This is a predicted structure of a 185-nucleotide RNA (Lysine riboswitch aptamer) from Senegalia massiliensis. The source organism's lineage runs through Bacteria, Bacillati, Clostridia, Clostridiaceae and Senegalia. The coordinates come from a structure-prediction model, not an experiment, and the mean pLDDT is 77.
């Protein structure tokens, strides 16, 4: 001084990841309730259970009222860079199941945007899989190429460091910067 390892801290990437208010639009003149009229034995997310209901059930029309939730713009604000999604098990919540939320393990994904596919939805929005395109962060290698440092009387090659173009390969348990221990030289 420069190497391997664990374990820390503090950072970058950008239509950056995620929650959360507050408006605003869609949801929609729909669902649902109120009349009529017709209809005639069922309605109630699948099963149960319990309600309703020949004092007229579900459907149809006609008229009147007349929504909300998921999800989406904008704007603010707080957490953050496996930020977060997601596959699979398992356990809780629910009368069972199913969908949802929550936790614990395991595996994929660098990041965001287009397209094209099927799931989901009211939706051509959006969100998730999978494939593809361009694009951009990171770390290596080539090449060129600019500062500095070194050397040198000087300058030019060398050779050290920080950089910028181009390509080409990889990708987050990764990458820079420091810190402590332990190993080896």
């Nucleotide at each position: 001084a420069g190497g391997u390892g664990a374990g820390g801290u503090a950072g970058a990437g950008g239509c950056g990841c995620a929650a959360u208010a507050a408006u605003u639009a869609u949801a929609a003149g729909u669902a649902g309730c109120u009349a009529u009229a017709u209809g005639g034995a069922g309605a109630u997310c699948g099963g149960a259970a319990g309600u309703c209901u020949u004092u007229g059930a579900a459907g149809u029309a006609u008229a009147g009222u007349a929504a909300a939730a998921g999800g989406a713009a904008u704007u603010g604000u707080u957490g953050c860079c496996g930020a977060a999604g997601u596959u699979u098990u398992a356990g809780a919540u629910a009368c069972c199941a199913a969908a949802a939320u929550c936790u614990a393990a395991u595996g994929c994904u660098g990041g965001g945007u287009c397209c094209a596919u099927a799931u989901u939805u009211a939706a051509u929005a959006g969100a998730u899989a999978u494939g593809g395109g361009a694009c951009u962060g990171u770390c290596a290698u080539u090449a060129u190429u600019g500062c500095a440092u070194a050397u040198u009387a000087g300058c030019u090659c060398c050779a050290u460091g920080c950089g910028a173009u181009a390509a080409u390969g990889u990708u987050g348990u990764g990458c820079u910067a420091u810190c402590u221990c332990a190993c080896a030289c």
The RNAcentral record of the sequence draws on Rfam.